RNA sequence: GGACAGGUGGCCGAGCGGUUGAAGGCACCACCCUGGAAAGGUGGCAUACCUGCAAGGGUAUCGCGGGUUCGAAUCCCGCCCUGUCCGCCA
Numbered sequence: 001g002g003a004c005a006g007g008u009g010g011c012c013g014a015g016c017g018g019u020u021g022a023a024g025g026c027a028c029c030a031c032c033c034u035g036g037a038a039a040g041g042u043g044g045c046a047u048a049c050c051u052g053c054a055a056g057g058g059u060a061u062c063g064c065g066g067g068u069u070c071g072a073a074u075c076c077c078g079c080c081c082u083g084u085c086c087g088c089c090a
Base pairs, nucleotide, nucleotide: 001086002085003084004083005082006081007080010026011025012024018070028044029043030042031041032040046061047060048059049058050057051056063079064078065077066076067075
């Protein structure tokens, strides 16, 4: 350099153009259970900004930047990064 596969919350990972800003698992937090732990159970749990006394509500964000579309994590283009294979130079 070429071909192929991939990049999604703290981690892993699912994701048909509309149900998902996100299934499920792990981790974490609170509670239940226990004499106390472990195990188990229930609920919560991405980030930023705006708003609200609070609870909560709103907007944006799926590697980065564009495009298509009424609508994009999903399709197209460029770039960056990771993996596998092939090739080239030394």